[in-house]
Context: one part of a larger RNA
C1' cells in the first nucleotide's frame, strides 16, 4: 500500500447492487418447511332439478433418496485431473410384441373388549391398478441343444391415460487405477484377513467383501505406523511475476442429521422433518407406561467483540402429485432490519471589500480566519407534497406495489463529520501543565519559554464516513 463475512469509538442525508452466528455439530417454546391422486378401490357424510355433484378417514399408486441446512468427522481414490471394465438406472424417448381366464384375503366398517394416554385385542363382512394361481411366449434366462423356466390392470366424459416383456438411447449413479493433495523422526519399525492362491458364498457388479483350506507373505528413510491439524475443488486476497495466504457468499463433489448401532421398503437410502435397539437429555403420566430431536425458514435462551423479521406471495423460475381443473412448495421471488461492503448523488450556484462583527496572533502599525459571512441575482438534483402510473405475462393470472418512472408545486429550503499537524509524513502558533497529568507505530516527548501532553486559533488529509484493533499478502 492492498484486502476483510469483520468488531470497537465518534459521526451519519439519499439511492442502486451485494452481504449478514467466523463463537456452543450448545439446548430449544411456538408456527410453518412434502405432499398429491375420487379418471385405481369399497365405504361414510352433505347437497340434489333424482341425471348427478362435492367432501373425505381407510386400502392402493407416485413422490417423501430431490430441493433446503451444516462442516462434526475425514490426510482418504475423500477431492482434483486423466484413464478403465465387471455393473445398475424409477420417471422420459424410440422400436418390437402382448394386455386371456380364474382365486383367496386384509383394512375401512359393524359388534364386543383393554388402557389415564399413546395405542391396541378378538369375532364377522367387503372392493380394487393390493395379493396369488393358470394359460400364451414376440421376447428374456438357463441348457447336456432334447428341453426347462419366466408377464400383464384396468379406468374413462370414448378423446385418451395406463399395464407387461424385450432391445436401444438419454439421464443419474456404483466400482477400479496412474498422478497431485498439511505438519511433526523429541513418532522407526507396522501388519494375522494381515499379503497372495484355490473352492464356495455374497453383490447390480470386480474384489479378503465374507468364509474354509494352503502358502508366508505385504508396507517402510522415495518416511510406513503413530500424533496433531484440516472437508476438497472451481475460485478469493495479495503480488510485476514466481510465489504466499485462504476456501464466507455463488457453483461442483464429499460427509453428517442429539450420540452409537442396525436393517426394512424401494429403481435409488442403510433415509434431516421414516422404522427398530441402546445411551444422554427434555416433557406427559392415573407410576403400569408413553412422547421428542431446528446443522430447514423465522424465532428464544446461552456463548460471544459480533451477525437480521416468529413478514408477503406462489405473480415469475423450478420441483412433487394429478388426464385436467388444481393442490402443495420458508426451494424460489420479494419486502423488513444493519453505513457490513462496493458504486453513484447530494448537503447549493453566481456575484459580493468599507476586506464588516466576533475569534486568534501581534513588534500594537497590523496580520489572519476571508469571498468566507451578510447582502443581491439564480437553480431545485435528492428528500417532501399532489397527480398519472408501468415492463416483468402469453388469451387470463403481479406478491413486489400505487413500487420504479413521468408531470406539477413550494422553498436554500431538510442534509458534515472524523483523524492528524516533532521526524518518518502533508500540515504551527498561543495559553495551561511542569519527569506531574499524560502521549507513543518506531525514534522518542514532558524536570518553567513543550510546533510531541491538554485546550484554543490556524492548517493538512479523507469524506457519509473517519480513525483504532485484529488477520493475510
Nucleotide at each position: 500500500g492492498a484486502a476483510c463475512g469483520a468488531a470497537c469509538g465518534c459521526u451519519g442525508g439519499c439511492g442502486g447492487c451485494a452481504g449478514g452466528c467466523u463463537u456452543a455439530a450448545c439446548a430449544c417454546a411456538u408456527g410453518c418447511a412434502a405432499g398429491u391422486c375420487g379418471a385405481a378401490c369399497g365405504g361414510g357424510c352433505u347437497c340434489u332439478u333424482c341425471g348427478g355433484a362435492g367432501c373425505u378417514a381407510g386400502u392402493g399408486g407416485c413422490a417423501g433418496a430431490c430441493g433446503g441446512g451444516u462442516g462434526a468427522g475425514u490426510a482418504a481414490c475423500g477431492c482434483g485431473u486423466g484413464g478403465g471394465a465387471a455393473c445398475c438406472u424409477a420417471c422420459c424417448u424410440a422400436u418390437a410384441a402382448g394386455u386371456a381366464c380364474g382365486g383367496a384375503a386384509c383394512a375401512a366398517c359393524a359388534c364386543a373388549g383393554a388402557g389415564a394416554a399413546a395405542u391396541u385385542u378378538g369375532u364377522g363382512c367387503u372392493a380394487a391398478u393390493a395379493c396369488c394361481g393358470u394359460a400364451u411366449g414376440u421376447g428374456g434366462u438357463c441348457u447336456u441343444c432334447g428341453g426347462a423356466u419366466u408377464a400383464a390392470a384396468g379406468a374413462u366424459u370414448u378423446a385418451u391415460c395406463g399395464c407387461u416383456u424385450a432391445u436401444a438411447g438419454a439421464u443419474g449413479g456404483g466400482c477400479c487405477c496412474g498422478c497431485g493433495u498439511u505438519a511433526g523422526a523429541u513418532u522407526a519399525g507396522c501388519u494375522a484377513g494381515u499379503u497372495g492362491g484355490u473352492g464356495g458364498g455374497g453383490u447390480a457388479a470386480u474384489g479378503g467383501c465374507c468364509u474354509a483350506c494352503c502358502a508366508a507373505g505385504g508396507c517402510g528413510a522415495c518416511g510406513a505406523u503413530c500424533u496433531a491439524u484440516a472437508g476438497c475443488u472451481g475460485g478469493u486476497c495479495u503480488g510485476a511475476g514466481a510465489g504466499g495466504a485462504u476456501g464466507a457468499u455463488c457453483a461442483g463433489c464429499c460427509a453428517c442429521a442429539u450420540u452409537g448401532g442396525g436393517a426394512c421398503u424401494g429403481a435409488g437410502a442403510c433415509a434431516c422433518g421414516g422404522c427398530c435397539c441402546a445411551a444422554a437429555c427434555u416433557c406427559c403420566u392415573a407410576c403400569g407406561g408413553g412422547a421428542g430431536g431446528c446443522a430447514g425458514c423465522a424465532g428464544u435462551g446461552a456463548g460471544g467483540a459480533a451477525u437480521a423479521u416468529u413478514g408477503g406471495a406462489c405473480a415469475a423460475u423450478g420441483g412433487g402429485g394429478g388426464c385436467a381443473a388444481c393442490c402443495c412448495u420458508g426451494a424460489u421471488c420479494c419486502a423488513g432490519c444493519c453505513a457490513u461492503g462496493c458504486c453513484g448523488c447530494g448537503u447549493g450556484a453566481g456575484u459580493g471589500a468599507u476586506g464588516a462583527c466576533g475569534g486568534c496572533c501581534u513588534u500594537a502599525g497590523g496580520g489572519u480566519u476571508g469571498u468566507a459571512a451578510a447582502g443581491c441575482u439564480c437553480u431545485u438534483u435528492c428528500a417532501g407534497u399532489a397527480g398519472u402510473g408501468a415492463a416483468g405475462a402469453u388469451a387470463a393470472u403481479g406478491a413486489c406495489g400505487g413500487u420504479a418512472a413521468c408531470u406539477a408545486c413550494a422553498g436554500a429550503a431538510g442534509a458534515a463529520g472524523c483523524c492528524c499537524c516533532g521526524g518518518c509524513u502533508a500540515a504551527c502558533u498561543u495559553c495551561g501543565u511542569g519527569c506531574c497529568a499524560g502521549c507513543a507505530g518506531c525514534c522518542g516527548c514532558g524536570g518553567u519559554a513543550a510546533u510531541a501532553c491538554g485546550a484554543a486559533g490556524g492548517g493538512g488529509g479523507c469524506u457519509a464516513g473517519c480513525g483504532u484493533u485484529g488477520u493475510u499478502c
Background: Small-subunit ribosomal RNA, 5' domain from Cohaesibacter marisflavi, 473 nucleotides, folded computationally. It was read from a public genome assembly. Rfam family: Bacterial small subunit ribosomal RNA. Taxonomically the source falls in Cohaesibacter (Bacteria, Pseudomonadota, Alphaproteobacteria, Hyphomicrobiales).